[in-house]
RNA sequence: GCCUACGUAGCUCACUUGAUAGAGCACUUCACUCGUAAUGAAGAGGUAGUCGGUUUGAUCCCGGUCGUAGGCU
Numbered sequence: 001g002c003c004u005a006c007g008u009a010g011c012u013c014a015c016u017u018g019a020u021a022g023a024g025c026a027c028u029u030c031a032c033u034c035g036u037a038a039u040g041a042a043g044a045g046g047u048a049g050u051c052g053g054u055u056u057g058a059u060c061c062c063g064g065u066c067g068u069a070g071g072c073u
Stems, first nucleotide, its partner, number of pairs: 001072007010025004019056001027043005049065005
């Protein structure tokens, strides 16, 4: 220098070839308990790395760019 994959909630990851995104753990509150843990119920938390384009509409399609991992030279 070139190629490929990935980037989504605090963490680990889903989802979808278009109609404003979920799970587990963690966190908060309540119940239960003599108390804690466990358990049960409820809740909060992300405009999907970033910029632009296509579209009535983009996490999803296209391009640039940044980062991580791997490969080639």